[in-house]
Predicted 3D model of a 74-nucleotide RNA (transfer RNA) from Candidatus Sungbacteria bacterium RIFCSPLOWO2_02_FULL_51_17. It matches the Rfam family "tRNA". It is annotated as a transfer RNA. About the family: Transfer RNA (tRNA) molecules are approximately 80 nucleotides in length. It was read from a public genome assembly.
RNA sequence: AGACCCGUAGCUCAACCCGGCAGAGCAACCGGCUCAUAACCGAUUGGUUCCGGGUUCAACUCCCGGCGGGUCUA
Numbered sequence: 001a002g003a004c005c006c007g008u009a010g011c012u013c014a015a016c017c018c019g020g021c022a023g024a025g026c027a028a029c030c031g032g033c034u035c036a037u038a039a040c041c042g043a044u045u046g047g048u049u050c051c052g053g054g055u056u057c058a059a060c061u062c063c064c065g066g067c068g069g070g071u072c073u074a
Stems, first nucleotide, its partner, number of pairs: 001073007010026004020057001028044001030042003050066005
């Protein structure tokens, strides 16, 4: 220098391909259970979907540019 993949909740990842209400598990907090703690059960909170622009009635999703990470080639 070039090619490909990835970037979504505090963490690990779905949803993307084929545009239509942003989700799960863990964690946190609250409650139940217990003499108490853990485990278990229930409920709650938590998002600028990496950034900017474009297309569209509508974008995590499609298009363009940029940034960051990884792999490969030279």